The RNA shown here (transfer RNA) has 84 nucleotides and comes from Aneurinibacillus sp. Taxonomically the source falls in Aneurinibacillus (Bacteria, Bacillati, Bacilli, Paenibacillaceae). Model confidence (mean pLDDT): 80 of 100. Its Rfam family is "tRNA". It is annotated as a transfer RNA.
[in-house]
RNA sequence: GCCGAAGUGGUGGAAUUGGCAGACGCGCUAGAUUCAGGGUCUAGUGCCCGCAAGGGCGUGCGGGUUCAAAUCCCGCCUUCGGCA
Numbered sequence: 001g002c003c004g005a006a007g008u009g010g011u012g013g014a015a016u017u018g019g020c021a022g023a024c025g026c027g028c029u030a031g032a033u034u035c036a037g038g039g040u041c042u043a044g045u046g047c048c049c050g051c052a053a054g055g056g057c058g059u060g061c062g063g064g065u066u067c068a069a070a071u072c073c074c075g076c077c078u079u080c081g082g083c084a
Stems, first nucleotide, its partner, number of pairs: 001083007010026003019067001027045007046057004060076005
């Protein structure tokens, strides 16, 4: 240099056909149980605005297509693999 794969909350990782983003697990927070800790159980857990109802933003970065994009297209960045 060329070809291919991957990039999603704190973390692993789903979303198979473009149609509720974050299922499920781990972690964390609060509570219950305990003398205490561990374990177990219950609830919660992306960010911003709002008293609330609710609204906006968010899938590596920047654009495009579309009523609608994590998903399709273009450029770029990073990591991994192959070829030279």